[in-house]
RNA sequence: GCCGCCGUGGUGAAACUGGCAGACACGCAGGACUUAGAAUCCUGUGGAGCGAUCCGUAGCGGUUCAAAUCCGCUCGGCGGCA
Numbered sequence: 001g002c003c004g005c006c007g008u009g010g011u012g013a014a015a016c017u018g019g020c021a022g023a024c025a026c027g028c029a030g031g032a033c034u035u036a037g038a039a040u041c042c043u044g045u046g047g048a049g050c051g052a053u054c055c056g057u058a059g060c061g062g063u064u065c066a067a068a069u070c071c072g073c074u075c076g077g078c079g080g081c082a
Base pairs, nucleotide, nucleotide: 001081002080003079004078005077006076007075010026011025012024019065027045028044029043030042031041032040046055047054048053058074059073060072061071062070
C1' cells in the first nucleotide's frame, strides 16, 4: 500500500428483510430473608430537563417517510496478502 471482518449502556451481548435501541446475562444500588454474612428472591439501573419532551449505536456526511442496519469519507481494533 491492497483486501476482509469488527466498533451498540459500567462489562459480555441481542435487535429477523430498514420500522418501539439496549432483550438476556453479569455488575451496581435499594429492599426482603439472616444474630451477622454468603446464597436466594423482589425492585431499579444511558444522558439532559420541574415537566411535556429532546439527545444517544466510533466520527462526519448522504439516501429514505423512517438508518445500529444501506452508500461515501475518516478514526480505531483484529486478521490476511505484498
A computed fold for an 82-nucleotide RNA from an uncultured Clostridia bacterium, annotated as transfer RNA. Its Rfam family is "tRNA". By type it is a transfer RNA. Its family is annotated with triplet codon-amino acid adaptor activity in the Gene Ontology. It was read from a public genome assembly.